[in-house]
RNA sequence: AUAUUCCUUCGGGGCAGGGUGAAAGUCCCUACCGACGGUGAUGAGGUGCAGCCUCAAAGUCCGUGACCCGUGCGGUUUUCAAUCAAAACCAAGCGGUGGACCUGGUGCGAGUCCGGGACCGACAGUGACAGUCUGGAUGGGAGAAGGAAUUU
Repeated sequence: AUAUUCCUUCGGGGCAGGGUGAAAGUCCCUACCGACGGUGAUGAGGUGCAGCCUCAAAGUCCGUGACCCGUGCGGUUUUCAAUCAAAACCAAGCGGUGGACCUGGUGCGAGUCCGGGACCGACAGUGACAGUCUGGAUGGGAGAAGGAAUUU
């Protein structure tokens, strides 16, 4: 340094101002936000400088995750003296569903750069329709960092 297994920690942001109304962070004007991995013609830094290394860099490109649906290893509860069986619930893993970009410029090349204009955002709740409020959630989680054992 590589690979496998395990442990610990970490792991999501956002309605300010105004209008209508009995009532709205839910409607209207306007404001604000952008998880994780990859890619990356960009930027910054380092260096032994045709080069190499490090860091940052896409909401709308390629994938992943949360929510939801199906299946269900395994488990819990109830009924019973006990077992079986049945019912209800939880649930590893697997499968499925699930949003959004055009345009001008530069250039060999732009889905990522620069300019402009657009667009998107689970479920349940609610005095009134929610990306931003409340709730499931002190949950789960893609994954990140550190450590241990073993391996080559």
Source information: A computed fold for a 152-nucleotide RNA from Lentibacillus lipolyticus, annotated as FMN riboswitch aptamer (RFN element). Taxonomically the source falls in Lentibacillus (Bacteria, Bacillati, Bacillota, Bacilli). The sequence was found by an Rfam model in a public genome assembly. Model confidence (mean pLDDT): 82 of 100.